[in-house]
Context: one part of a larger RNA
RNA sequence: CGUAGGAGAUUUGAGGGAGGCUGUCCCUAGUACGAAAGGACCGGGACGGACGAACCUCUGGUUUACCAGCUGUCCCGCCAGGGGCAUCGCUGGGUAGCUAUGUUCGGACGGGAUAACCGCUGAAAGCAUCUAAGCGGGAAGCCCUUCCCAAGAUAAGAUCUCCCGGACCGUAAGGUCCCUGAAGGCCCCUCGUAGACUACGAGGUUGAUAGGCUGGAGGUGUAAGCGCCGUAAGGCGUUUAGCUGACCAGUACUAAUAGGCCGUGCGG
Repeated sequence: CGUAGGAGAUUUGAGGGAGGCUGUCCCUAGUACGAAAGGACCGGGACGGACGAACCUCUGGUUUACCAGCUGUCCCGCCAGGGGCAUCGCUGGGUAGCUAUGUUCGGACGGGAUAACCGCUGAAAGCAUCUAAGCGGGAAGCCCUUCCCAAGAUAAGAUCUCCCGGACCGUAAGGUCCCUGAAGGCCCCUCGUAGACUACGAGGUUGAUAGGCUGGAGGUGUAAGCGCCGUAAGGCGUUUAGCUGACCAGUACUAAUAGGCCGUGCGG
C1' cells in the first nucleotide's frame, strides 16, 4: 500500500513444512513342514536401541545478589562482633531459572488410489488368455489421517461484536462552511511467561504490573547477646534458632500521574 467505510475478536484452510527408523524376547507352538537335524507363515504381547519434542516431579549439574565453616592480611581504638582484598580467597551445601546423563511422550491406528505381482469374467482368435470392454486383490512407497505455519490464497475468504453529523451545492461520486474526532489504536509509564532492537504478552488507580512490607515454601543448619559449667581450648541452655536471590500468596506503602497523537462523520 492492497484486501471498496473504520475497528476489535474468533476462525476456514488453498498451499507449504515436519514426521514416517528398527531390534530382541514371549505366546500361538516345539504346532504346520520335515526321516531327522531343524523349524515357521498368519495373529497377539513384552522389553529395548537410535532419533525427535516438551518439561523440571524425581536423579544429577550449574546456581559470582542465599546460608555456614576456614586461612592470611588491612581496617572499624581494643575484646567480642564485623567489613575490604586474596580466582566467587578457599571449602561444604543450595531455591528459582537454565539444563541432561533425568522424566513424559512420539513414529502409529485407519481409509483411498496404485507398483511389481496375483486373480474373476472375457472376446478378437468356437480353444486358450488377468485385458481388448468390465470387475477384484495387492507395498515401509503415493494421497489423506498426526503436528506446525498459513487469506499478499491480489480468486486477498468466513463468523460475531463495536463505531460514525448538520446546512448549502451537486443526478451521484464528491465539494464548501460550521460542528465533531467515535469505535479503536499508538505514544508514554510499571513489567515478563517475551525478547539483540523491534515484536509479543501482562498491567496502568474502576489497579496486584514491578518494588517494598507481611505470611508461607524452599535453602542453610541452631545467629548475636546473655546465663551456667570449665584454669583454658571449649561445651550446654535460651534455639530446630538466626539469616535468607529469583518461588507462592496477601497487602495500595512507593512507582504505573497528568496528558498527547492518530483514526472520522453511514461508505463506488